RNA sequence: AGACGAGAAAAGCAAAGUCGUGGAAACACGGCGGCGCAAAACUAAAGGGCCUUCCCCUAAUUGAGAUGGCAGCCAGUUACCACG
Numbered sequence: 001a002g003a004c005g006a007g008a009a010a011a012g013c014a015a016a017g018u019c020g021u022g023g024a025a026a027c028a029c030g031g032c033g034g035c036g037c038a039a040a041a042c043u044a045a046a047g048g049g050c051c052u053u054c055c056c057c058u059a060a061u062u063g064a065g066a067u068g069g070c071a072g073c074c075a076g077u078u079a080c081c082a083c084g
Stems, first nucleotide, its partner, number of pairs: 005081001012037002017032006035072001041077003047074002049070003057063001
């Protein structure tokens, strides 16, 4: 320096549900909660994927469509602790 991640220690994050707020929605933020996480930290205007459809287009209630979202889907980047 790299890989590995203990029935260890320290520190941390927080799914579903629920209450409140914002939003057209997806969803976000805050409280409770704790399923889980060795990157569940950061990146969504320059990798892929997924979700939503106010407006726009459309004869349409149909269809299509991000400029709106998701990093706890993969990916990329950086980092704490630590046995062997």